[in-house]
Context: one part of a larger RNA
RNA sequence: UUGGGCGUAAAGGGCGUGUAGGCGGAUUGCCAAGCCUGGCGUAAAAGGCUUCGGCUCAACCGGAGUUAGGCGCUGGGAACUGUAUGUCUAGAGUACAGGAGGGGGAGUUGGAAUUCCUGGUGUAGGGGUGAAAUCAUGUAGAUACCAGGAAGAACACCGGAGGCGAAGGCGAGUUCCUGGCCAUUAACUGACGCUGAGGCGCGAAAGCGUGGGGAGCGAACAGGAUUAGAUACCCUGGUAGUCCACGCUGUAAACGAUGUGCACUAGGUGUUGGGGUUUCUAACGAUCAGUGCCGUAGCUAACGCGUUAAGUGCACCGCCUGGGGAGUAUGCUCGCAAGGGUGAAACUC
Numbered sequence: 001u002u003g004g005g006c007g008u009a010a011a012g013g014g015c016g017u018g019u020a021g022g023c024g025g026a027u028u029g030c031c032a033a034g035c036c037u038g039g040c041g042u043a044a045a046a047g048g049c050u051u052c053g054g055c056u057c058a059a060c061c062g063g064a065g066u067u068a069g070g071c072g073c074u075g076g077g078a079a080c081u082g083u084a085u086g087u088c089u090a091g092a093g094u095a096c097a098g099g100a101g102g103g104g105g106a107g108u109u110g111g112a113a114u115u116c117c118u119g120g121u122g123u124a125g126g127g128g129u130g131a132a133a134u135c136a137u138g139u140a141g142a143u144a145c146c147a148g149g150a151a152g153a154a155c156a157c158c159g160g161a162g163g164c165g166a167a168g169g170c171g172a173g174u175u176c177c178u179g180g181c182c183a184u185u186a187a188c189u190g191a192c193g194c195u196g197a198g199g200c201g202c203g204a205a206a207g208c209g210u211g212g213g214g215a216g217c218g219a220a221c222a223g224g225a226u227u228a229g230a231u232a233c234c235c236u237g238g239u240a241g242u243c244c245a246c247g248c249u250g251u252a253a254a255c256g257a258u259g260u261g262c263a264c265u266a267g268g269u270g271u272u273g274g275g276g277u278u279u280c281u282a283a284c285g286a287u288c289a290g291u292g293c294c295g296u297a298g299c300u301a302a303c304g305c306g307u308u309a310a311g312u313g314c315a316c317c318g319c320c321u322g323g324g325g326a327g328u329a330u331g332c333u334c335g336c337a338a339g340g341g342u343g344a345a346a347c348u349c
Base pairs, nucleotide, nucleotide: 003321004320005319006318007303008302012317014202015201016200017199021195022194023193025088026087027086031082033081034080035077036076037075038074039073040072041071042070048066049065050064051063052062053061054060091192092189093188094187095185097184098182099181103178104177105176106175107174108173109172110155114151115150116149117148118147119146120145121144125137126135163170164169207248208247209246210245211244212243216242217241221237222236223235224234259316260315261314262313263312264311267294268293269292270291271290272289273288274287276284277283298305299304322349323348324347331342332341333340334339
């Protein structure tokens, strides 16, 4: 629990899809549920208000008038909402011919680098650091150089304030399968729309299960240093993991710390993808869709935001209500577990 709010003070759900619900374009005539209006009934008394009176006043008490929202019955109205009906095309969608893209999935191919193995040349160091040392490094021939082979992971340059995706996220080439988006034309459907409690799906990293894989890196761990100490920072190693398949987990500063949709409100300057005009290639615009910067009005506590709004409005959802206790306890629920979701109070300042 009204109100006021949610970029940074508490507060936008991680993201989508969509059920119920809420809200919903133009127009015709219908009904009369909402709505407006008349009458009747009810609305106990006390009370409130106005006025008069009684206690010396007042409180208090008494009389009269009046009042209240509402409810029921009944009559009328038809602008708006709604119900049912017909029509329409501006919202939404479909179709035709085009376009850009690291959007997703599966397969396949490639080069550079790294490590390891084998062979060759060659000799005393190598490695590492601030300096060193450890070294499962080296006279059993290392490091370096050359040749050959194996493996796994990641894709330099292009690369961009750039692109795509709902978000998480996505970057070597190529093939196949597949989703979305953009503008032009205006043929078709004819409000089919917006939002969305629950539900369902997706969801980085780490983690878990089963089976593979394991080059490099590297929690844990071991050693060497540093230091007063050094359970660290630095160094030498190194297991899980990182990779793949399938299944689970469901959380992040999941951030633009900014919910989604629609409409309106100065400009300037970059950039991406279309379209238009044009002297056909430089340019141009009341062209569309994205993505940046600056900035007017306005907003803001300020910082700042500013047609990609945090401006001005509407629709719908989520959330907040002092700090700590505490995202804890408990219950319920999900999970193999780790733990997740929901989520207090006492007490205290």
RNAcentral holds the full RNA, with entries from ENA.
A computed fold for a 349-nucleotide part of an RNA from an uncultured prokaryote, annotated as small-subunit ribosomal RNA, central domain.
It matches the Rfam family "Bacterial small subunit ribosomal RNA".
The coordinates come from a structure-prediction model, not an experiment, and the mean pLDDT is 82.